A computed fold for a 98-nucleotide RNA from a Gemmataceae bacterium, annotated as c-di-GMP-I riboswitch aptamer.
The model forms 89% of the base pairs in the Rfam consensus.
The coordinates come from a structure-prediction model, not an experiment, and the mean pLDDT is 83.

RNA sequence: UCCUCGAAAGGGCAAACCCAUCGUGAGGUGGGGGCGCAAAGCUACGGGCCUUCGGUCACCCCUUUUUGUUCACGACCGAAGGUCGCCUGGUUGCCGAA
Numbered sequence: 001u002c003c004u005c006g007a008a009a010g011g012g013c014a015a016a017c018c019c020a021u022c023g024u025g026a027g028g029u030g031g032g033g034g035c036g037c038a039a040a041g042c043u044a045c046g047g048g049c050c051u052u053c054g055g056u057c058a059c060c061c062c063u064u065u066u067u068g069u070u071c072a073c074g075a076c077c078g079a080a081g082g083u084c085g086c087c088u089g090g091u092u093g094c095c096g097a098a
Stems, first nucleotide, its partner, number of pairs: 005096002012037002017032006035085001041091003046087002048083010062068001
């Protein structure tokens, strides 16, 4: 000095919740707050989850026998978004006991 690692010190970030504001929404931003965090810094590339819109199917209503109609919730597909404090990848980085 580097890697693994995470004792100490100084500092850093900030979940839920509340207020303001932006957004149809998920959620973002600012203030308060502090559950936690050694990358809880940055990045939405991959997977997951969430939202909005559209489509298909199923269900439901009516019609009546095979079609049509309606369709809240649900499943799947597509499009557009959100989340890096869900996981992974990429990238940058403070301190230094064992």